[in-house]
RNA sequence: AGGGUUUGAUCCUGGCUCAGGACUAACGCUGGCGGCGCGCUUAACACAUGCAAGUCGAACGGUGAAGCGGGGCUUGCCCCGUGGAUCAGUGGCGGACGGGUGAGUAACGCGUAGGUCACGUGCCUUCUCGCUGGGAAUAACCAUUCGAAAGGGUGGCUAAUACCGAAUACAUUCACAUAUAUAUCUAUUGUGUGAAGAAAGUGCGAUUUAUCGUGCGCGGGGAGAGCGGCCUGCGUCCUAUUAGCUUGUUGGUGAGGUAAGAGCUCACCAAGGCUACGAUGGGUAGCUGGUCUGAGAGGAUGAUCAGUCACACUGGGACUGAGACACGGCCCAGACUCCUACGGGAGGCAGCAGUGAGGAAUUUUGCGCAAUGGGCGAAAGCCUGACGCAGCGACGCCGCGUGGACGAAGAAGGCCUUCGGGUCGUAAAGUCCUGUCAGUGGGGAAGAUAAUGACGGUACCCGCUGAGGAAGCUCCGGCUGACUCCGUGCCAGCAGCCGCGGUAAGACGGAGGGAGCAAGCGUUGUCCGGAAUUACUGGGCGUAAAGAGCUCGUAGGCGGGGACUUAAGUCCGGGAGUAAAUCCGUCGGCUCAACCGACGAUUCAUCUCGGAUACUGGGUCUCUUGAGGACAGGAGGGGAAAGGGGAAUUCCUGGUGUAGCGGUGAAAUGCGUAGAUAUCAGGAGGAACACCUGUGGCGAAGGCGCCUUUCUGGCCUGAUCCUGACGCUGAGGAGCGAAAGCCAGGGGAGCGAACGGGAUUAGAUACCCCGGUAGUCCUGGCUGUAAACGAUGGAUACUAGGUGUAGGGGGUAUCGACCCCCUCUGUGCCGCAGCUAACGCAAUAAGUAUCCCGCCUGGGGAGUACGGCCGCAAGGUUGAAACUCAAAGGAAUUGACGGGGGCCCGCACAAGCGGUGGAGCAUGUGGUUUAAUUCGACGAUACGCGAAGAACCUUACCCGGGUUUGACAUUGCGUAGAAGUAUGCAGAGAUGCAUAUGUCCCUUCGGGGACUUCGUGACAGGUGCUGCAUGGCUGUCGUCAGCUCGUGCCGUGAGGUGUUGGGUUAAGUCCCGCAACGAGCGCAACCCCUGUUCUCAGUUGCCAUCGGUUCGGCCGGGCACUCUGGGGAGACUGCCACCCAAAGUGGAGGAAGGUGGGGAUGACGUCAAGUCAGCAUGGCCCUUAUGCCCGGGGCUACACACAUGCUACAAUGGCCGGUACAAAGGGUUGCAAUACCGCGAGGUGGAGCUAAUCCCAAAAAGCCGGCCCCAGUUCGGAUUGCAGUCUGCAACUCGACUGCAUGAAGCCGGAAUCGCUAGUAAUCGCUGAUCAGCAGGCAGCGGUGAAUAUGUUCCCGGGCCUUGUACACACCGCCCGUCAAGCCACGAAAAUGGGUAGUACCCGAAGUCACUGACCCAACCCGUAAGGGAGGAAGGUGCCGAAGGUAAGACUCGUGAUUGGGGCUAAGUCGUAACAAGGUAGCC
Repeated sequence: AGGGUUUGAUCCUGGCUCAGGACUAACGCUGGCGGCGCGCUUAACACAUGCAAGUCGAACGGUGAAGCGGGGCUUGCCCCGUGGAUCAGUGGCGGACGGGUGAGUAACGCGUAGGUCACGUGCCUUCUCGCUGGGAAUAACCAUUCGAAAGGGUGGCUAAUACCGAAUACAUUCACAUAUAUAUCUAUUGUGUGAAGAAAGUGCGAUUUAUCGUGCGCGGGGAGAGCGGCCUGCGUCCUAUUAGCUUGUUGGUGAGGUAAGAGCUCACCAAGGCUACGAUGGGUAGCUGGUCUGAGAGGAUGAUCAGUCACACUGGGACUGAGACACGGCCCAGACUCCUACGGGAGGCAGCAGUGAGGAAUUUUGCGCAAUGGGCGAAAGCCUGACGCAGCGACGCCGCGUGGACGAAGAAGGCCUUCGGGUCGUAAAGUCCUGUCAGUGGGGAAGAUAAUGACGGUACCCGCUGAGGAAGCUCCGGCUGACUCCGUGCCAGCAGCCGCGGUAAGACGGAGGGAGCAAGCGUUGUCCGGAAUUACUGGGCGUAAAGAGCUCGUAGGCGGGGACUUAAGUCCGGGAGUAAAUCCGUCGGCUCAACCGACGAUUCAUCUCGGAUACUGGGUCUCUUGAGGACAGGAGGGGAAAGGGGAAUUCCUGGUGUAGCGGUGAAAUGCGUAGAUAUCAGGAGGAACACCUGUGGCGAAGGCGCCUUUCUGGCCUGAUCCUGACGCUGAGGAGCGAAAGCCAGGGGAGCGAACGGGAUUAGAUACCCCGGUAGUCCUGGCUGUAAACGAUGGAUACUAGGUGUAGGGGGUAUCGACCCCCUCUGUGCCGCAGCUAACGCAAUAAGUAUCCCGCCUGGGGAGUACGGCCGCAAGGUUGAAACUCAAAGGAAUUGACGGGGGCCCGCACAAGCGGUGGAGCAUGUGGUUUAAUUCGACGAUACGCGAAGAACCUUACCCGGGUUUGACAUUGCGUAGAAGUAUGCAGAGAUGCAUAUGUCCCUUCGGGGACUUCGUGACAGGUGCUGCAUGGCUGUCGUCAGCUCGUGCCGUGAGGUGUUGGGUUAAGUCCCGCAACGAGCGCAACCCCUGUUCUCAGUUGCCAUCGGUUCGGCCGGGCACUCUGGGGAGACUGCCACCCAAAGUGGAGGAAGGUGGGGAUGACGUCAAGUCAGCAUGGCCCUUAUGCCCGGGGCUACACACAUGCUACAAUGGCCGGUACAAAGGGUUGCAAUACCGCGAGGUGGAGCUAAUCCCAAAAAGCCGGCCCCAGUUCGGAUUGCAGUCUGCAACUCGACUGCAUGAAGCCGGAAUCGCUAGUAAUCGCUGAUCAGCAGGCAGCGGUGAAUAUGUUCCCGGGCCUUGUACACACCGCCCGUCAAGCCACGAAAAUGGGUAGUACCCGAAGUCACUGACCCAACCCGUAAGGGAGGAAGGUGCCGAAGGUAAGACUCGUGAUUGGGGCUAAGUCGUAACAAGGUAGCC
């Protein structure tokens, strides 16, 4: 620090996701030791049991143990004294601390900074003054009594540091007066007067019975410290789908109340107070120091520790007290639990342990007060689940160990393997060592400054033993470190994202190996980060999400020049403060570390003092350039109203006129003989204003177009004057706002939703046609939306130019205009810099800046639901969530495609000729059949294809018979034998049995070698599978003209350029141009055949001349010619004309002319095209069989369908006779002549020929002559019968041919479809391969030999350029909606079940307060007493008041028949809406 993921690829936008860190964690697997920490996040759910707050006898009355002394004596009891343990009670102090929890609380609760002249303060410190003298009770106790209990009642006795008067009293309190100080309120220090207000004793010692000393204690007052109460500024979550809230409410006066200010409470008065800087309501939440993360800014969080608040079963209340409205106190109400004798009682673990429950989940009913701290006490001491320790838990952090060294025959074994080896791996074994931890024996702390140690015989130290007791977990497709084998076969499964798995899975499962971390490792969850993905630091809005439809304008924000002033912001310095802990630095202590300690440091916020004054702000004065006004001109479809006009459509009337008109792709509906259309004249009515008209004008936008008039808004220009910042923007708000729509009333020509009809169509609720109602028009009102678009908010300033246009002004020139130059305003185009993802924008910015507003934050769900507001309605506006996806998008690129365009080719069409499709037959295929009909090939590019030849063989198929190291290869071992050859028997054969014959080479004589038999082990074998694992070869696009590369240049990039363009060509052929210059594979050429010629050669070929001749180049002879086959020549747009080049056109010459004709030759690639059965080959499968051998059968089947052919349907023909002319081939297991036989196939026979010699071999059509006479024929030959021939071991299944006989369909072929452009089509025969035989097929050869092409509109295929694209598996693409099915979440819904807060009323506990208080009462007063007074007080009444009840609503959560749409789900239905002009441009 980034990475993965949208695409064929690219750049961008944008979401999702990963790597990091951290947890109070949990779960899975695993687990040696120690240290330090941490440990109910859920049910503030319920709790058994024990403990957690007591203490003081030196406050008091009792009780009075042990012990001591004495006495009595019945010797083990009693009494007295002393003593004071112990216990409940009275009294004091403490139970308001400590400990727990986070429910409530959005608050002065917390944080921070202050205030308190508005307050309190027990214990503590200090100062000062005091502690005099009396009184009356009461618990305990005793007696009695009630009750089950808990607890009481009555009577009697008694003490105090308990209680009550009195005395005295200050610097206390209050009142008044007065002085002083102060601006005032008021305060302070004095002075004076008056009033009020205290106390308690006890221990010890000494003297001595009354005091003293001293300690503790008590009272009044002052001060301090520490602690608290109250108040204030600022800060402190989400929600506006919560916008208004408030009646003690806001303030005042008075009173009450409190420690104290205050509506804190009350009475009266006033009508205020809060709120868009978010009141009120709703939701959520203890707050903070800090913690986690982050570069930081931030974000998240608030366990442990620390500060603070709140709470203590729930709600209410007060009492006591210095302090509480009180966790282990009280009262009441409620819920719950327990006890009960049913009358009544008891209780509150959110203290420490522990239990149940809940939950994914969180510990021991431990030890100790030794330390620290706390309460009480004079102290000893007691209490202390605070605390110190231990236990449990890998929950976290930190440390240590599980051994070290040497050790290669790289052991065995595992795994892999190309079988060579590699790897685990120095790893192990082995040898030599060590002793951390654990174990064991011994010693043994600090913590304690005298005593006291729970921890603990712990830490630590020493000795001993022995490698022993101690390694797992996750991962290995990319991200992301780490790879192979086997298994599985879209199954099982994995998965954080992308995605893996359908027979070769590095992604599943196992194994080996590897990577990473390590007593842990993974997973899950949560937070921050990455995410600049809420952007303050630090983002955007033309097209990706995003500018409000427009304007005016309120609050607010921002704001021109100068001067003075102020000092709020800002800056500087000082001070206070920022608790401790934490973080950071240094040092130190535990062996290190974690952990702990000491010191230091960084601060923010906040307050305060002083200073600075540039900038911003406040104040004052001033200026003119921003803004505005006055004056003079100017243009304009700017707006409103009234009036007027002509053209056209339609309708009406009349005339002329006659059969059609109209409409369409073509038609029909429709109109018309009742007279249409057409035409003429007249009239009516409504709507819209041709030409002008223009990227021209005006307006804020919507929008505005005939003419005239009236009223009216804005704008521009010019020259001066005036005001003096008056400005910009603008949340809310207000107004305007196309079309459609709505309400009311008019109007209605044309057009025209709906609707009717006609067509089209598979359908056609559409497109087309004929009609046609709302509407369109006017008036008034509503609606408030549009792709309301420049998809671009407004304002200001600045930043090269060029060119048009509209309005105005100026200059120059001119007689004048035009032209020309300058300038302002508007409106366009091009273009630099700059910007942009690119496209593009570019002074009318999307550039550079400032200010203000609006808006965006992945796609879908959805602009939907609910709620609110608006509307008559339609609907508008505001505007979610669940759920779901890993994308959705923008721009550009390369292709492909288009019922887009341009250019151009091709037997592509057209023009022609001949076919196929109909018939019969042949062959192939499908289908069917079959034991088997072996397999493959399937649009073009399968189907006379593999197969250039299935009777056996072939042969792969079927049935049957056999065989198992095998029919074949290599090799090891053993056995016998040369190998081999021949014969017989059985059998369908394979095979089996038997007989005979044969005796090789080398030798060190042991044996060895080649070969064979038998046995055995490795192995053979497989036409078994996979052509989608492959090689090779092939088909096709296509003999189409294309396909690329290097360097350079352009582009962020994919990529482009080159290769495009202008011409030209058969051609990316060539020329020209050009940021390209070159090059490669293709094209062409080089090669072969053919066409002309020369030369060389002259047999087997030839014969012009000469001779001979049996007339045959037959012979001599000759090679001139033909020919053969070697080598040359020739053609190159070379020459001429036109012409810019290339080229083209024409011409000359020439055998041949613009590629002369033909062949071979097939670029990069495409079709997962074809072939595992030609061959090769990975993997898988079979191994007495899926191998091998053999016999027979099948591949030849036959209702059918298709493909390719043959033969025909006839007279341009058939038949008969005669007769002529080829080329190219083949031939010794061969071709075979003459001759003879046969009607013939053929046979006999064999000359010649290893071939320019001989043979196959007859060429046929043709030509000559004759017959047939249009007929199912003298056409046609299928089919069938009989008889033969040939090949072959063998023609039954199943060959070809021959003869005789038979003589079928068929009379030119529907839709459709094929070939061919010249020596071509058509037609005619010949040859060859395969082959024993079999050719209608295939490959070749020659003979005869046409027609047509004006052309490129159309069909098909192709090339180049361009355009659109939502396609890229690429149009056989993509994709939309309904319906049907399953699943999921949500809305509505009659209703129904809860929750919360509030309001009104009823009832009203406890309790405070007020009033009353005739009952009751010791202290004080009067009184001898009785009694009275003062005072208290039970009780009563009243206000308030929790819970409860009633009522109507609000908000919220659930359930809900049914219903609505939505989402998701390989292969359902119907159509074809969109993407290309998507076939009616699309969209709002």
Model confidence (mean pLDDT): 85 of 100. Predicted 3D model of a 1484-nucleotide RNA (small-subunit ribosomal RNA) from an uncultured bacterium. The sequence is in RNAcentral, with records from ENA and Greengenes. It matches the Rfam family "Bacterial small subunit ribosomal RNA".